[in-house]
RNA sequence: GAGCGAUUAGUGUAGUGGUUAUCAUACCUGCCUUCCAAGCAGGUGACCUGAGUUCGAAUCCCAGAUCGCUCA
Numbered sequence: 001g002a003g004c005g006a007u008u009a010g011u012g013u014a015g016u017g018g019u020u021a022u023c024a025u026a027c028c029u030g031c032c033u034u035c036c037a038a039g040c041a042g043g044u045g046a047c048c049u050g051a052g053u054u055c056g057a058a059u060c061c062c063a064g065a066u067c068g069c070u071c072a
Base pairs, nucleotide, nucleotide: 001071002070003069004068005067006066007065010025011024012023018055027043028042029041030040031039048064049063050062052060
């Protein structure tokens, strides 16, 4: 320098144009327990940045950023 892939809650993830988005874990509250843990119920919290297409974008296009792999 070139090509490919990835980026979504604190962490790990699902979501191939249509309800401001899934699950697990973590965290918070309550119940349970002599206490803790476990368990049960409820709750908080996220689309890498910018621009474009569209009635509508996490999703499609372009540019950039970061990380990984391959080639030179």